The prediction has a mean pLDDT of 88. A computed fold for a 346-nucleotide part of an RNA from an uncultured Clostridia bacterium, annotated as small-subunit ribosomal RNA, central domain.
[in-house]
Context: one part of a larger RNA
RNA sequence: CUGGGUGUAAAGGGCGAGUAGACGGCGUUGCAAGUCAGAUGUGAAAACCUAGGGCUUAACCUUAGGACUGCAUCUGAAACUGUAAUGCUAGAGUGCAGGAGAGGUAAGCGGAAUUCCUAGUGUAGCGGUGAAAUGCGUAGAUAUUAGGAAGAACACCAGUGGCGAAGGCGGCUUACUGGACUGUAACUGACGUUGAGGCGCGAAAGCGUGGGGAGCAAACAGGAUUAGAUACCCUGGUAGUCCACGCCGUAAACGAUGGAUACUAGGUGUAGGCUCGAAUGAGUCUGUGCCGCCGCAAACGCAAUAAGUAUCCCACCUGGGGAGUACGGCCGCAAGGUUGAAACUC
Numbered sequence: 001c002u003g004g005g006u007g008u009a010a011a012g013g014g015c016g017a018g019u020a021g022a023c024g025g026c027g028u029u030g031c032a033a034g035u036c037a038g039a040u041g042u043g044a045a046a047a048c049c050u051a052g053g054g055c056u057u058a059a060c061c062u063u064a065g066g067a068c069u070g071c072a073u074c075u076g077a078a079a080c081u082g083u084a085a086u087g088c089u090a091g092a093g094u095g096c097a098g099g100a101g102a103g104g105u106a107a108g109c110g111g112a113a114u115u116c117c118u119a120g121u122g123u124a125g126c127g128g129u130g131a132a133a134u135g136c137g138u139a140g141a142u143a144u145u146a147g148g149a150a151g152a153a154c155a156c157c158a159g160u161g162g163c164g165a166a167g168g169c170g171g172c173u174u175a176c177u178g179g180a181c182u183g184u185a186a187c188u189g190a191c192g193u194u195g196a197g198g199c200g201c202g203a204a205a206g207c208g209u210g211g212g213g214a215g216c217a218a219a220c221a222g223g224a225u226u227a228g229a230u231a232c233c234c235u236g237g238u239a240g241u242c243c244a245c246g247c248c249g250u251a252a253a254c255g256a257u258g259g260a261u262a263c264u265a266g267g268u269g270u271a272g273g274c275u276c277g278a279a280u281g282a283g284u285c286u287g288u289g290c291c292g293c294c295g296c297a298a299a300c301g302c303a304a305u306a307a308g309u310a311u312c313c314c315a316c317c318u319g320g321g322g323a324g325u326a327c328g329g330c331c332g333c334a335a336g337g338u339u340g341a342a343a344c345u346c
Stems, first nucleotide, its partner, number of pairs: 003318004007300002012314001014201003021194003025088007033081002035077008048066007091191001092188003095184004103177007110154001114150008125136002162169002206247006215241002220236004258313006266291011295302002319346003328339004
């Protein structure tokens, strides 16, 4: 390389929209590039295969035939691929009618709690732990009542509930706005699927500038514990956590399971629709769970939300270590990211 694979053994890109490319529904007609058939020419000789011949045989030599699977030209076929034209509606999209939702962005508002400040009551403790101590407190703490300020997060509802492509999204109201679903079948008429590069989004931490800072809390300080204790526990506490704008671009970014389409027993929950005049009932579509047959699987398990049966496209793997390192390139303010070896060794 041909292959064989990718839930857990090495291996699915963090996620999307999409360029090139690859692949692509049902008919009719034409063309004939691919495809197929025939003919002609060529495909040197030797070698090879078959049948003979010659050295006593064989190797070897030699004769005839085949073959040389290829190329070119001509003639023809038209199922398939392609291409051109034309038509269709089952894929896809639009319209119309509906209900659901923590989907996104911005502004405003609310109550509980916490801390701080002021004032009242009140007096010797509070706090903390396995036990203590550091710490706070007669300059009046803790507790309690009233008032005020600030920042952050939204108890109950809450649910293997919902929404989103993923990251993720949860108090209430308003404005703007994306998507999905159900029903209908009016419209378009294959407009589709996937997607190398490139582009965009992307938790937390981190970085830059300017704000903010209640609680929590890396670093740090102190108290304990201990043989030691640069920890676990306690008292404090700064970055940070929050906001705006700009970077970073990584995660066990996980369902450790790429996307699309079709097909393949059932049972039972649940969310949103629709139908059967009503229903605790039945059917149906889309999601989300559990159990389970066939089949698959090394087993665990998966099983219409497949890891089953097939097709298309992309990504990735090819013994362990060295190493996601070095060097170089690209990106970044930096931290670093991305691409990514070899020697050597088992």
Rfam family: Bacterial small subunit ribosomal RNA. Gene Ontology terms of the family: ribosome and structural constituent of ribosome. It was read from a public genome assembly.